A computed fold for a 348-nucleotide part of an RNA from a metagenome, annotated as small-subunit ribosomal RNA, central domain.
The full RNA is in RNAcentral, with records from SILVA.
Its mean pLDDT, the model's own confidence on a scale to 100, is 89.

[in-house]
Context: one part of a larger RNA
């Protein structure tokens, strides 16, 4: 708790579609339901409030005024907002003519490292460290050179750079497919924004069923390292990382900034288009996206600053001292780890 607030202090939902609800452009009639306004009837007394008075005063009592915010009824206004018909193009969208891109799924193919196998050449060490050792090697390693396997990442282009709602996306070709953008023409005529709830997407670890299994590497094993060393090094390795289809649904899922319009000084980069200029450039100007700097403002201060955290509107989520606690319990979800939702005692 009709208040103030959400970058860092408590607090934007991990992110998108929409359902209902909220809100909603110009303009014309028509209504009068909200709304303005008359008039009438009710709004019992007691009480509240002002004036007066009465008990010596105060409480206390009495009068008179008035409050009683309201609801019914019935007349009257039409600017707004709702209704309902009609109209309009600036919102919103379609199409057609282009454009850029690691957007998303399947499928093919490449070389550069690694391991490993076979086979030559070669011979005593090799690895590894801060120094060592465990490991390996005359049963011939290491190193080199030919051959073939196998899995898993894609050096350089690469960027302050590009796509994606988000998580995310990186070798190369085809296929199929979803977003985006500037012009311009023609359409349609608020079709818009938002979104409790549903539903759908979701890194990494994990979990199931079955392939895979090079290289790394939780767990474990040895070795050092140290008082110790359940670690930081080092040798070694299962899970797991990979494919598939199915779960799980959380993260500092961060820009710690919700989404969407609309106004508000500049500078200078960059990425993708118009356009106007040039032999080509420069260079001018415009839109979209993305960075940096700073003006006004704003902020408690950092700092934001036309990609606002400046000015406003709309709608939705969230916070309300720290600890107990993201804990019990209830209940929903899941195979199961656990996940949603979410307290109180107490105590400072």
């Nucleotide at each position: 708790u009709u208040g103030g607030g959400c970058g860092u202090a408590a607090a934007g939902g991990g992110c998108g579609u929409g359902u209902a609800g909220g809100c909603g452009g110009u303009u014309u009639u028509a209504u009068a339901a909200g709304c303005c306004u008359g008039g009438u009837g009710u709004g019992a007394a007691a009480g509240g409030c002002u004036c007066u008075g009465g008990c010596u005063u105060a409480a206390c009592c009495a009068g008179a005024g008035u409050u009683a915010u309201g609801c019914g009824c019935u007349g009257g206004g039409a600017a707004c907002u709702g209704u309902a018909a009609g109209a309009c193009u600036u919102g919103a969208g379609u199409u057609c003519a282009a454009g850029a891109g690691g957007g998303g799924a399947a499928g093919c193919u490449g070389g550069a490292a690694u391991u490993c196998c076979u086979g030559g050449u070669g011979u005593a060490g090799g690895g590894g460290u801060g120094a060592a050792a465990u490991c390996u090697g005359u049963a011939g390693a290491u190193a080199u050179c030919a051959g073939g396997a196998a899995g898993a990442a894609c050096a350089c282009c690469a960027a302050u750079g590009g796509c994606g709602a988000a998580g995310g996306c990186a070798a190369g070709c085809u296929u199929c497919u979803g977003g985006c953008u500037a012009u311009g023409a023609a359409c349609u005529g608020a079709c818009g924004c938002u979104g409790a709830g549903g539903c759908g997407c979701g890194a990494a670890a994990g979990c199931g069923u079955g392939g895979g299994g090079a290289g790394c590497g939780a767990a474990c094993a040895g070795g050092a390292u140290u008082a110790g060393a359940u670690a930081c090094c080092c040798u070694g390795g299962u899970a797991g990382u990979c494919c598939a289809c199915g779960c799980c649904g959380u993260a500092a899922a961060c820009g710690a900034u919700g989404u969407g319009c609309a106004c508000u000084g500049g500078g200078u980069g960059u990425a993708g288009g118009g356009g106007g200029g040039u032999u080509a450039a420069a260079c001018c100007u415009u839109c979209u996206g993305u960075g940096c700097c700073g003006g006004a403002g704003c902020u408690a201060a950092c700092g934001c600053g036309u990609u606002a955290a400046g000015u406003g509107c709309a709608c939705c989520g969230c916070c309300u001292g720290g600890g107990g606690a993201g804990u019990a319990u209830g209940c929903c979800c899941g195979c199961a780890a656990g996940g949603g939702u979410g307290a109180a005692a107490c105590u400072c």